[in-house]
RNA sequence: GAAGCGAGCCAGACCGUCGCUGGUACGUCGGCCGAAAGGCUGUACUGGAGGAAGGUCCGGACUGCACAGGGUAGCGCAGCAGGUAACACCUGCCCGUCACAGACCGCAAGGCGAAAGUCUUGCCAAUGCGGCGAGGAUCAGAGCAACAGAGACGAGCCGAUUCAGUUCGGGUGAAACGGGCAAUCUCUGCGUGCAGCAACAUCAAGUAGGCGGACGACGACCUGACCCGGGGAGUCCGCGGGUAGAUGGCAUCGAGCCGUGCUGGCGACAGCCGGCCCAGACGAAUGACGGUCACGCCGCCAGUGCUCGAAAGAGGACUGGCGACGCACAGAAUCCGGCCUAUCGGCUCGCUUCACAA
RNA sequence: CUGCCCGUAGCUCAACUGGAUAGAGCACCAGCCUUCUAAGCUGGGGGUCGGGGGUUCGAGUCCCUCCGGGCAGGCCA
Numbered sequence: 001g002a003a004g005c006g007a008g009c010c011a012g013a014c015c016g017u018c019g020c021u022g023g024u025a026c027g028u029c030g031g032c033c034g035a036a037a038g039g040c041u042g043u044a045c046u047g048g049a050g051g052a053a054g055g056u057c058c059g060g061a062c063u064g065c066a067c068a069g070g071g072u073a074g075c076g077c078a079g080c081a082g083g084u085a086a087c088a089c090c091u092g093c094c095c096g097u098c099a100c101a102g103a104c105c106g107c108a109a110g111g112c113g114a115a116a117g118u119c120u121u122g123c124c125a126a127u128g129c130g131g132c133g134a135g136g137a138u139c140a141g142a143g144c145a146a147c148a149g150a151g152a153c154g155a156g157c158c159g160a161u162u163c164a165g166u167u168c169g170g171g172u173g174a175a176a177c178g179g180g181c182a183a184u185c186u187c188u189g190c191g192u193g194c195a196g197c198a199a200c201a202u203c204a205a206g207u208a209g210g211c212g213g214a215c216g217a218c219g220a221c222c223u224g225a226c227c228c229g230g231g232g233a234g235u236c237c238g239c240g241g242g243u244a245g246a247u248g249g250c251a252u253c254g255a256g257c258c259g260u261g262c263u264g265g266c267g268a269c270a271g272c273c274g275g276c277c278c279a280g281a282c283g284a285a286u287g288a289c290g291g292u293c294a295c296g297c298c299g300c301c302a303g304u305g306c307u308c309g310a311a312a313g314a315g316g317a318c319u320g321g322c323g324a325c326g327c328a329c330a331g332a333a334u335c336c337g338g339c340c341u342a343u344c345g346g347c348u349c350g351c352u353u354c355a356c357a358a
Numbered sequence: 359c360u361g362c363c364c365g366u367a368g369c370u371c372a373a374c375u376g377g378a379u380a381g382a383g384c385a386c387c388a389g390c391c392u393u394c395u396a397a398g399c400u401g402g403g404g405g406u407c408g409g410g411g412g413u414u415c416g417a418g419u420c421c422c423u424c425c426g427g428g429c430a431g432g433c434c435a
Stems, first nucleotide, its partner, number of pairs: 001354010012293007020048007030041004050329001054340002057338005062196004069228004074192005079093005094135001095133004100128002106123007136187002141185002143181002153178001157170004200248004210239006221231003241434002256276004261272004295326002298323007306315003359431007368384004377415001386402005408424005
């Protein structure tokens, strides 16, 4: 320097003009929308997408179901230990497996040598670094194993042999008597009540709060599978009717963010210290234009040196200038922690191999 | 937001409890028949089982992930 693998980071920067959308302060006069509830409209300052905001695959917070109880079923997870609010996530170790490198001894082939020996290559392989692993149990029970094969999970069968089921063999298959498959049923351990921000609360408006049927204190219905326990007076279906609005939840205090800080720990992480407040809509804001600089690619021009060629010339490399174009995946929607998937290009670090130089 | 289903030949569907060349009808191609066409008869071709990975001796089937499509539920009274 190149290639591969792994880990981490960035996701153009700055200035000006015009907008969009939240917050705070002032103003609270008027106007507009609306039936009402309620909302909009001013000025100044200030905040305004991501590493995945995505898929919705897990885990929580929060809210409701009167309480959120016991058992069974169902579902999920599975080495050991730890981290965490929790997890199927993360960390460390063990085991298995794959790829690479490969010590000592030994073995094989070849070369040199008179021999002792020595060299090269290959095999074996301790060990090292890295990747991957849904990695409990098949002496509790059940099930499955096509084709081939005499025989496929019950032990036997076939051939040879022997005093004797005594010994040996079966050449098909992934697997041949000892096992394999639990991403088959099952068993063991652990976890799990159900629903989801269209949760839920409040306000406003509207009406035919109607009709028919079924069930119901001998318990309908609720406890979102069933039983027990508990609550319990209306519940369900069909037809018909009304409204399809507003505010809170909701984003200033959190499992919050930042730190070249300190302490403990191999580590994930935890504790302390200091600083900070950091998007918030609902027909859904986060943009447009101009300028300067940077990056990538293409074209043209100039210069430098290289390769091929007899030459003419051709090829690709580097540097500089000019012009045009481009800048990935993708757009918060109740909020967090993960996983998975998508992603042009660039930077840093580590490991392995190769090349060159000393 | 939640729950569930589907993807197999050009089209519509099969494929048992995982078992070996994945089938059927219509369509397509060729031949026969016919003066010609249709119908009919005979034969034939055509498959990334939506993509990828895993478990297994073996996967359309089981598991994971991604892609595409579809269905249902939720106001008042």